[in-house]
Molecule: transfer RNA
Organism: uncultured Opitutales bacterium
């Protein structure tokens, strides 16, 4: 340069175009314990007192609705030359 994959919470990693973040780790608060481990429960993007409003790499399109489909652009990776 060309093709082909990815890019989503503090990480990993899912979501058939139809409540964005299940599921695990970490992390906090709690039950149990003398005390811890371990289990068990609940919370766990961003703002805000709440209500809400924002959020999937960044920037447009389609649509009643986009993480998803389409163009660009920037990055990781693999392959090719």
């Nucleotide at each position: 340069g060309c093709u082909c994959g990815g890019g989503u919470g503090g990480c990993g990693g899912a979501a058939u175009g139809g409540u964005a973040g299940a599921c695990g780790c970490a992390g906090c608060g709690g039950a149990c314990u003398u005390a811890a481990a371990a289990u068990c429960c609940g919370c766990c993007g961003a703002u805000g007192a709440a209500a809400g409003u924002c959020g999937u790499a960044c920037g447009g399109g389609u649509u009643c609705a986009a993480g998803u489909c389409c163009c660009g652009u920037c990055c990781c990776g693999a392959g090719c030359a």